[in-house]
């Protein structure tokens, strides 16, 4: 120096043909028990790496950077 794959919640990942952002572990309250753990209900928690672009509308489709794998010189 070229390619390619990936970035979505405190970890771990899904989002299909652009049309409300969810799942499991976790965390907190509650519940139940003398207790504490399990179990059950509920909530909290997200600038969908970053910035343009296309569109009535972008996690999603273009384009640049940025970081990480992994290959080629």
């Nucleotide at each position: 120096g070229c390619g390619a794959u990936c970035a979505u919640a405190g970890c771990g990942c899904a989002g299909u043909c652009g049309g409300c952002a969810g799942c499991g572990c976790g965390u907190a309250a509650g519940u139940c028990u003398c207790a504490u753990a399990a179990u059950c209900u509920u909530a909290a928690g997200g600038u969908c790496g970053u910035g343009a672009g296309u569109u009535c509308g972008a996690g999603u489709c273009u384009c640049a950077c940025u970081g990480a794998u992994c290959g080629c010189a």
Description
Predicted 3D model of a 73-nucleotide RNA (transfer RNA) from Rozella allomycis CSF55. The RNAcentral record of the sequence draws on GtRNAdb and Rfam. Rfam family: tRNA. By type it is a transfer RNA. Lineage of the source: Eukaryota > Opisthokonta > Rozellomycota > Rozella > Rozella allomycis. The prediction has a mean pLDDT of 85.